Predicted 3D model of a 352-nucleotide part of an RNA (large-subunit ribosomal RNA, domain IV) from Usnea subgracilis. The RNAcentral record of the full RNA draws on ENA. The organism belongs to Usnea, within Eukaryota. Its mean pLDDT, the model's own confidence on a scale to 100, is 84.

[in-house]
Context: one part of a larger RNA
RNA sequence: CAAUCAUUAAGGAACUCGGCAAAUUGACUCCGUAACUUCGGGAGAAGGUGGGCCAUCCCUUCUGAUUAAUAUUAGAUAGGGGGAGGAGGCACAGAAUGGUGUUGUACGACUGUUUAAUUAAAACAAAGCACACUGCAAAGAAAUAAAUUCGAAGUAUUGGGUGUGAUCUCUGCCCGAUGGCGGCUGGCUACCGGAUUUGCUUAGUUCACUAAUACAGGCUAGGCUUUGAAGGAACCCCCGUUCAAUGGCGGUCUUACGAUGAGGAUCCUAAGGUAGCGGAAUACCCUGGCCGUUAAAUGCGGUCUUGCAUGAAUGAUGUAACGAUACAACAGCUGUCUCAAUGAUUGGCUCG
Numbered sequence: 001c002a003a004u005c006a007u008u009a010a011g012g013a014a015c016u017c018g019g020c021a022a023a024u025u026g027a028c029u030c031c032g033u034a035a036c037u038u039c040g041g042g043a044g045a046a047g048g049u050g051g052g053c054c055a056u057c058c059c060u061u062c063u064g065a066u067u068a069a070u071a072u073u074a075g076a077u078a079g080g081g082g083g084a085g086g087a088g089g090c091a092c093a094g095a096a097u098g099g100u101g102u103u104g105u106a107c108g109a110c111u112g113u114u115u116a117a118u119u120a121a122a123a124c125a126a127a128g129c130a131c132a133c134u135g136c137a138a139a140g141a142a143a144u145a146a147a148u149u150c151g152a153a154g155u156a157u158u159g160g161g162u163g164u165g166a167u168c169u170c171u172g173c174c175c176g177a178u179g180g181c182g183g184c185u186g187g188c189u190a191c192c193g194g195a196u197u198u199g200c201u202u203a204g205u206u207c208a209c210u211a212a213u214a215c216a217g218g219c220u221a222g223g224c225u226u227u228g229a230a231g232g233a234a235c236c237c238c239c240g241u242u243c244a245a246u247g248g249c250g251g252u253c254u255u256a257c258g259a260u261g262a263g264g265a266u267c268c269u270a271a272g273g274u275a276g277c278g279g280a281a282u283a284c285c286c287u288g289g290c291c292g293u294u295a296a297a298u299g300c301g302g303u304c305u306u307g308c309a310u311g312a313a314u315g316a317u318g319u320a321a322c323g324a325u326a327c328a329a330c331a332g333c334u335g336u337c338u339c340a341a342u343g344a345u346u347g348g349c350u351c352g
Stems, first nucleotide, its partner, number of pairs: 001347008010338002014336001019333001028050001030048002036041001038166001053086002056082005061076005088092001100331007107323002112124002128164004133159001140150003169316002172249003177246002179242005186237002192231001199224008250267005276310001277307001288304006
């Protein structure tokens, strides 16, 4: 000097990002225990008391004596209890082990789960709620050229999927866009369909122009080839419906002092943000204004609030209980600090 411990005058968080670390408390008995509450809790709330040993008294079980039987009396064993008795020690829960408490706010209801080796949480899950799908060879999933299997030896109070996240009070407006579902008249089409149509060619036949053959042309039976009308499904266009589907939820002007804009005017829109909450885990300006807390407050709590850019199952607002969650405060407590000191053990260093 370092690590691990022990103690410390006076003060007691002045330390620090932050009471980190340490200290306080601690088991048992008795008393006592608030707001709030889903009446279960909160609660070990909080806050107090006592303790060992000796003596004394009482109760409980059994045995002997006595009695007709209890009562009474003598004794044994193991316990329990009472009160204003007594003595001793630094210390009587005599060691070890063994809760700090209270208040407010945010978030998440809770128990649970998670990043094995930097994040345990407000994230995930959850019961509850809601929606759409699923009639059985079910939907859905694995596999696939499939068979087969799970779903399920189940049958819509089933099964799989999605969102939200206990309970309480609620969940507003918009179907214009995207998506889903339904509809049917018309439109546009795909495959198909072949009406129609072009050219070439094979065989046979006929035959004008000639006397004949042949050629051109025509006809019959084929082959190849070009054109492709009417008709015609789904999707889409069209018509409805659906937001606890994806999502969205305005501006300007205005009354005779000024301010404000109940009301009015006007433009735009599918509809213009309702109830709530609101400097919020969301507020830029901004350390917003005011009140409380402090001697002093970019903190915290309350309140105001057109909120840059809150808002209703991408859930909204509250809420008892719960939390190794986050923030703020108080009491107690302390070497965290003012400001350091001493001692112990281990290691190091110096000397040998």